[in-house]
Description
The part of an RNA shown here (small-subunit ribosomal RNA, 5' domain) has 586 nucleotides and comes from Neoceratodus forsteri. Its Rfam family is "Eukaryotic small subunit ribosomal RNA". The literature on the family includes a 2001 paper in Science by Yusupov et al., "Crystal structure of the ribosome at 5.5 A resolution". Clan: SSU clan. The full RNA is in RNAcentral, with records from SILVA. Lineage of the source: Eukaryota > Eumetazoa > Craniata > Vertebrata > Neoceratodus. The prediction has a mean pLDDT of 80.
Context: one part of a larger RNA
RNA sequence: UAUGCUUGUCUCAAAGAUUAAGCCAUGCAAGUCUAAGUACAAACAGAUGGUACAGUGAAGCUGUGAAUGGCUCAUUAAAUCAGUUAUGAUUCCUUUGAUCGCUCCAACAUUACUUGGAUAACUGUAGUAAUUCUAGAGCUAAUACAUGCUGACGAGUGCUGACCUCCAGGGAUGCAUGCAUUUAUCAGACCAAAACCAAUUGGGUCUCGGCCUGGCAGCUUUGGUGACUCUAGAUAAACUCGGGCUGAUCGCAUGCCCUUGUGGCGGCGACUCGACAUUUGAAUGUCUUCCCUAAUGACUUUCAGUGGUACUAUCUGUGCCUACCAUGGUGACCAUGGGUAAAGGGGAAUCGGGGUUCAAUUACAGAAAGGAAGCCUGAGAAAUGAUUACCACAUCCAAGGAAGGCAGCAGACAUGCAAAUUACCCACGCCCAACUCGGGAUGGUAGUGACAAAAAAUAACAAUGCAGGACUCUUUUGAGGCCCUGUAAUUGGAAUGUGUACACUUUAAACUCUUUAACGAGGAUCUGUUAGAAGGUAAGUCUGGUGCCAUAAACCAUGGUAAUUCCAACUUUAAUAUCAUAUAUU
Numbered sequence: 001u002a003u004g005c006u007u008g009u010c011u012c013a014a015a016g017a018u019u020a021a022g023c024c025a026u027g028c029a030a031g032u033c034u035a036a037g038u039a040c041a042a043a044c045a046g047a048u049g050g051u052a053c054a055g056u057g058a059a060g061c062u063g064u065g066a067a068u069g070g071c072u073c074a075u076u077a078a079a080u081c082a083g084u085u086a087u088g089a090u091u092c093c094u095u096u097g098a099u100c101g102c103u104c105c106a107a108c109a110u111u112a113c114u115u116g117g118a119u120a121a122c123u124g125u126a127g128u129a130a131u132u133c134u135a136g137a138g139c140u141a142a143u144a145c146a147u148g149c150u151g152a153c154g155a156g157u158g159c160u161g162a163c164c165u166c167c168a169g170g171g172a173u174g175c176a177u178g179c180a181u182u183u184a185u186c187a188g189a190c191c192a193a194a195a196c197c198a199a200u201u202g203g204g205u206c207u208c209g210g211c212c213u214g215g216c217a218g219c220u221u222u223g224g225u226g227a228c229u230c231u232a233g234a235u236a237a238a239c240u241c242g243g244g245c246u247g248a249u250c251g252c253a254u255g256c257c258c259u260u261g262u263g264g265c266g267g268c269g270a271c272u273c274g275a276c277a278u279u280u281g282a283a284u285g286u287c288u289u290c291c292c293u294a295a296u297g298a299c300u301u302u303c304a305g306u307g308g309u310a311c312u313a314u315c316u317g318u319g320c321c322u323a324c325c326a327u328g329g330u331g332a333c334c335a336u337g338g339g340u341a342a343a344g345g346g347g348a349a350u351c352g353g354g355g356u357u358c359a360a361u362u363a364c365a366g367a368a369a370g371g372a373a374g375c376c377u378g379a380g381a382a383a384u385g386a387u388u389a390c391c392a393c394a395u396c397c398a399a400g401g402a403a404g405g406c407a408g409c410a411g412a413c414a415u416g417c418a419a420a421u422u423a424c425c426c427a428c429g430c431c432c433a434a435c436u437c438g439g440g441a442u443g444g445u446a447g448u449g450a451c452a453a454a455a456a457a458u459a460a461c462a463a464u465g466c467a468g469g470a471c472u473c474u475u476u477u478g479a480g481g482c483c484c485u486g487u488a489a490u491u492g493g494a495a496u497g498u499g500u501a502c503a504c505u506u507u508a509a510a511c512u513c514u515u516u517a518a519c520g521a522g523g524a525u526c527u528g529u530u531a532g533a534a535g536g537u538a539a540g541u542c543u544g545g546u547g548c549c550a551u552a553a554a555c556c557a558u559g560g561u562a563a564u565u566c567c568a569a570c571u572u573u574a575a576u577a578u579c580a581u582a583u584a585u586u
Base pairs, nucleotide, nucleotide: 001582002581003580004579009455011453015448022413024411026410027409028408031064032063037061038060043056044055062434072367073366082288083287085285086284087283090282091281096277097276099274111248115146116145122138123137125135126134127133156177157176158175159174163170164169178245179244181238182237183236184235185234186233200215201214202213203212204211205210223230247271249270250269251268252267255265256264257263258261291339292338293337298330299329300328305327306326307325308324309323310322344364347358348357349356350355370391371390373388374387393404395402396401421446423445424444425443430440431439432438461492462491463490464488465487466486467485468484469483471480472479473478497526499519500518501516503515529575530574531573532572533571535555540570543568544567545566
């Protein structure tokens, strides 16, 4: 694990893994809206009084999620996985932090109190046997898709160099100058000493000009690591029209200042944008470790095997790819090949120690979604409750066509020794979304459930009778009671739950449990089972039947007329709400 017999209570609880990663009818399992993107529903309700929008709000556009979760274990043997370490070789929706007047500019006419053209829903006209199929026409929105100023704004710096000039200098004009990206270049110093050059200055000598000797300043280095071609800095260029960023967005409040203007200034949020850090991960590596097999001894390299140089490609490192070279790399320290009824480890069973066996299975991490390829979208997929062909299955059809993927939850068929309800709910945990509000077969709750596991009823007590024991008394017989034990279909009241059940509680709503009125026990019929009874091995040399038959028997022995073993009755033993059998394992 399965099967057989049995089954009263209560707690807990596995469950179509093994065989067929076989095949599936039907239903459901991923959606989502706040004050705060978009409302003119010919939807609702409220109004009156003149109205741009006011409120609720189907639908649709927009945004975001659907790459998580759940299920399964087919593949897979240095692969996965585990521990370890690395990214100075990379990417990252989100979270959080600090930034986001550092630039904008030449066209000739100009909207900056706000620009442009569409499209859905909607209305109406149509097509098809048919689908979550579509076409034509007519409208109308944006934080969809596009376009695009003002302001801060004036400097600083680098080139340019008209012109002025006493050759010391001064300098109009013009161009460039933000961050991100791409390319190239520069600096990025630090051990010690001497000499030389020019200027300045002190001392000595002496013809004020030489010679000798001494001093000072010329002159300043961003930060970090064990380690950078890191970070920061400077310079010269480029900056793609399939353009990189620099807010034409939304909601609540509405205040202050005057020069009264369609004036100026202004709060708290929401959403969005670029790069940086952070977080969450992801992706690649490093080192060590795996079952059986020699009835596998050589393997790898035509078509990349091993190494070098350079390119392509990649988010990045790398024969990853291409070109040009070289001829390598592994192996009895078991390579390579084959097998596995092999996904990995955390773990489980057994166990004195050492071991042996198992691990499909709830937390971790890997892989797959009938097979085997490709791809779009996106921060993230080589996604399958997305798409495109092919193969195998297979559904509807008016025969022209159309649709499909339960190893999600239920459920059906098949297969088998072998496995549950087409239930209820978002109340709990958690997740997603524009979100306090919606959704979730993730999950929870019941149903089935002797997979396992915990607790624990089926009676207890007394008196009496009977039997027995120890004790006291006693010459034996025998007697005794504030001493016990067993037993009886004798008697007695006490106790209580299984069960039935008002009610509370429980719960999303129930059920159950826990509470609890009432009813409820003497053969307390409210009756205990399973497998045994020669030995091993606890327990009958009882009775009837059978007669090497039927059986029983793991093994050994049994049974041929007196069966301790078969079939039964009675008695009895063991375990006990369970016990036995088969199989696997220790």